[in-house]
């Protein structure tokens, strides 16, 4: 990097350094100098894996907004919305 399987309407932030972007992509919309992203410290959430009788502990992940919404197809209502499914993406586990 690609493949297989499972999950994705719940949940969970403070401090320090630094200083302009960020929310995968595109469009919309939103967050952001009342401090983005990143790094460090401490904390928390939750599920998969390991361990355990269990609690717990360890590995990984996560801590604005449903994966922020849409993108493709279908159904219904009527020009924009609702619902379902797919696709894409993220995370974990597994095999190569």
């Nucleotide at each position: 990097u690609g493949c297989u399987c499972a999950u994705c309407c719940a949940g969970a932030g403070a401090g320090g350094c630094u200083g302009a972007g960020g929310g995968a992509c595109c469009g919309a919309c939103c967050c952001u100098u009342u401090g983005a992203a990143g790094c460090c410290u401490c904390g928390g959430c939750a599920a998969c894996c390991g361990u355990u009788c269990a609690a717990g502990c360890g590995g990984u992940g996560c801590c604005a907004a449903c994966u922020u919404c849409g993108g493709c197809a279908g159904a219904c209502a009527a020009u924009u919305g609702u619902c379902u499914g797919a696709g894409a993406g993220a995370u974990g586990a597994g095999a190569g």